Source information: The part of an RNA shown here (small-subunit ribosomal RNA, 5' domain) has 479 nucleotides and comes from an uncultured bacterium. The full RNA is in RNAcentral, with records from ENA and SILVA. Its mean pLDDT, the model's own confidence on a scale to 100, is 86. Its Rfam family is "Bacterial small subunit ribosomal RNA". The family has 99 seed sequences and 42,628 matches in Rfam 15.1.
Context: one part of a larger RNA
RNA sequence: ACAACGCUGGCGGCGUGCGUAAAACAUGCAAGUCGCACGGGCCCUUCGGGGCCAGUGGCAGACGGCUGAGUAACGCGUAGGAACCUACCCUCCAGUGAGGAAUAACGCGCCGAAAGGCGCGCUAAUACCGCAUACGACCCCCCGCAAGGGGGAGGAAAGCUUGAUGCGCUGGGGGAGGGGCCUGCGUCCGAUUAGCUGGUUGGUGGAGUAAGAGCUCACCAAGGCGAUGAUCGGUAGCUGGUCUGAGAGGAUGAUCAGCCAGACUGGGACUGGGACACGGCCCAGACUCCUACGGGAGGCAGCAGUUAGGAAUUUUGGGCAAUGGCCGCAAGGCUGACCCAGCAACGCCGCGUGGGGGACGAAGGCUUUCGGGCUGUAAACCCCUUUUCCCAGGGACGAUGAUGACGGUACCUGGGGAAGAAGCCCCGGCUAACUACGUGCCAGCAGCCGCGGUAAUACGUAGGGGGCGAGCGUUGUCC
Numbered sequence: 001a002c003a004a005c006g007c008u009g010g011c012g013g014c015g016u017g018c019g020u021a022a023a024a025c026a027u028g029c030a031a032g033u034c035g036c037a038c039g040g041g042c043c044c045u046u047c048g049g050g051g052c053c054a055g056u057g058g059c060a061g062a063c064g065g066c067u068g069a070g071u072a073a074c075g076c077g078u079a080g081g082a083a084c085c086u087a088c089c090c091u092c093c094a095g096u097g098a099g100g101a102a103u104a105a106c107g108c109g110c111c112g113a114a115a116g117g118c119g120c121g122c123u124a125a126u127a128c129c130g131c132a133u134a135c136g137a138c139c140c141c142c143c144g145c146a147a148g149g150g151g152g153a154g155g156a157a158a159g160c161u162u163g164a165u166g167c168g169c170u171g172g173g174g175g176a177g178g179g180g181c182c183u184g185c186g187u188c189c190g191a192u193u194a195g196c197u198g199g200u201u202g203g204u205g206g207a208g209u210a211a212g213a214g215c216u217c218a219c220c221a222a223g224g225c226g227a228u229g230a231u232c233g234g235u236a237g238c239u240g241g242u243c244u245g246a247g248a249g250g251a252u253g254a255u256c257a258g259c260c261a262g263a264c265u266g267g268g269a270c271u272g273g274g275a276c277a278c279g280g281c282c283c284a285g286a287c288u289c290c291u292a293c294g295g296g297a298g299g300c301a302g303c304a305g306u307u308a309g310g311a312a313u314u315u316u317g318g319g320c321a322a323u324g325g326c327c328g329c330a331a332g333g334c335u336g337a338c339c340c341a342g343c344a345a346c347g348c349c350g351c352g353u354g355g356g357g358g359a360c361g362a363a364g365g366c367u368u369u370c371g372g373g374c375u376g377u378a379a380a381c382c383c384c385u386u387u388u389c390c391c392a393g394g395g396a397c398g399a400u401g402a403u404g405a406c407g408g409u410a411c412c413u414g415g416g417g418a419a420g421a422a423g424c425c426c427c428g429g430c431u432a433a434c435u436a437c438g439u440g441c442c443a444g445c446a447g448c449c450g451c452g453g454u455a456a457u458a459c460g461u462a463g464g465g466g467g468c469g470a471g472c473g474u475u476g477u478c479c
Stems, first nucleotide, its partner, number of pairs: 003475005010351006016344002018309001023307003027304003032059003037056002040053005066262003075187007084179003089175008097131001099129002106121006139152005159167002161164001188234003195225003200222007237259004241252004264285005287298004315341001317340003323337001324335004354384004364375004388420001389416006398406001423468005428449003434463005444451002
């Protein structure tokens, strides 16, 4: 240290937890919401009205969450730039007039095993389409060096309701925040890769885009890059940071934060302010599943979970109480974001496993020169304490009025009883810690030097000792 393995294991706090197969996935959940936009179906009704539902319509599904495959690149970091866009939000100016035609739902009929689909008929809107109007914006013309002024053409809108200083709608100016684009500099290894390049480099004019540009096209020119390493090959998401180090530096890019990229593989566009769109669409491919064989369905690199791979990485938990997000006037709904709980000594930190007294010193064990020595105040025994633990009672902060998943948790009080809680590695030198027995180049040890062939402090066991301690060792990796 995101570790794993072996032995061992009492508690708490805070973190962390597929590094391997971007392998395949059963099941559930993870993005909806609005009836104050609209018609309708069903139900209830105190006849005032209310509730539920699919559909049309709006906003959201481009955020949040996951992953690191690809990418050596303006991808990232940093400092700048000019030719751009921006729903919702804030602010300012101007407006919101008068009409029309459809279509889901629904009804009837029909096809299909299903997924689903077809025909006819009816209907509404903040859905769709004309008309009117146009402060201003865009375009054209004129004056003007410019700022600006004048004229012209085409072009808007939607209403709802609980009746309010309500919520919306349309055109335009500004802002905030967000984004697209360009540039300088920085950004791994290989020369056993030395030449590379045809939209290639530049120009003119079109197309295209929100926007500059060979972005794209036609034509013209023949350029552009390269030992200051092009091209090619290998490897790799980048950064803030993290580890180490006195520093310089080296290594690294888990968790958290910013950016990028991807969503079974490859390609494509549609909708939209924004996507070329993880839980949208279309095509192709591989795979899996259903089938009445005609045809269909699917995409966990979301949260859990399964299988596989692997030395190895968790619950198919609770809650929207908080923070935040989407929708809604609101009430509220949704939210595996998030907040919590569970599992794992995986890490860091803290605490405990008791404290004092107690013998020229029990027993046992080991050893002995048989006198003794060591274990050793260690134990017993006496006194004491109760952190922790167990039982009982009270019981939060987090929530400004209501609302608490966590949680009867933390914490407090009372009671109980030393009670439930110690291991691991090592002891030849490096390196801190020695004896006995067994073994006899055997069995074995070992990081290096090296130990073992009959007295082994080096193997195995025991006694003793040393080190660390809920851990201790080993292995692999970095400094």